Model confidence (mean pLDDT): 82 of 100. A computed fold for a 187-nucleotide RNA from Siminovitchia fortis, annotated as Lysine riboswitch aptamer. The sequence is in RNAcentral, with records from Rfam. Lineage of the source: Bacteria > Bacillota > Bacilli > Caryophanales > Siminovitchia.
RNA sequence: UAAGUUGAUAGAGGCGCAAACCUUAAAGAGUAGUAAUCCGGAGAAGCAUGGGCUUUGAGGAAGGGUUAUGAAAGGGAAGGAUUGCCGAAGUGAAAAUAAACCCCAUGAUUAUUUUUGCUGGUUCUGUUAUUGAAUAAAUGCAGAAUUGUCAGUAUGAAAUGAUUCAUACUGGAGGGCUAUCUCAUGU
Numbered sequence: 001u002a003a004g005u006u007g008a009u010a011g012a013g014g015c016g017c018a019a020a021c022c023u024u025a026a027a028g029a030g031u032a033g034u035a036a037u038c039c040g041g042a043g044a045a046g047c048a049u050g051g052g053c054u055u056u057g058a059g060g061a062a063g064g065g066u067u068a069u070g071a072a073a074g075g076g077a078a079g080g081a082u083u084g085c086c087g088a089a090g091u092g093a094a095a096a097u098a099a100a101c102c103c104c105a106u107g108a109u110u111a112u113u114u115u116u117g118c119u120g121g122u123u124c125u126g127u128u129a130u131u132g133a134a135u136a137a138a139u140g141c142a143g144a145a146u147u148g149u150c151a152g153u154a155u156g157a158a159a160u161g162a163u164u165c166a167u168a169c170u171g172g173a174g175g176g177c178u179a180u181c182u183c184a185u186g187u
Stems, first nucleotide, its partner, number of pairs: 001186002007181005014086001016085004021080004033069007043056003047107006089119011120147007128140004149172010
C1' cells in the first nucleotide's frame, strides 16, 4: 500500500424488541359460587382417565329446571413513566425440573433451564390452525404492502479514473451489514 482471512470492540434499521410498574374503563358475567324449591334416583370429592386412601350420600349423591343473590383471576385495550437491549426477541423439536391432586400411573396445561433448527424489521388481510370466555390478543401458516442492508445490472452527476453518490429493477439473508483495531496474506 492493496485486498479482506481471524478475533475483538462500537454502532445502524424504527409506530424497533422485551420486561416489570401506575392510572382508567371494557370484557370476563348475570358466569362460577351461595340460599330456597322442584325434577332426578346412586354415586360424589383433583385439569382429564384409571386405581388406591379418607370423607360424604336414600335424613337423598351426581346432574338438570326455577327464583333470589352474586364475585375473582389469567389475558387484553388506552395513557403515563422506567429498565435492559438490536437474535433485540419469537417459535418448532428433544431432554430435565417445578406447580396445580390426599397418593400412584398415563396424558394434557403453565413456568424455568439446556441442546438444536427456523424467522432481517414493521403493518394489513385470511373467524386459516393453536391457546383463550372472546370475531380481544399472541403465535404458526399463507398472501399483500412497506422499510433497512448487501450483491448484480442500467441511467445520471461528480471525479479522471474504474471510485463515490442518487434513482430504478432483480436477487439474497442477521452465522448478515457498517466503522475502528487486530491476526494472517500479496506487492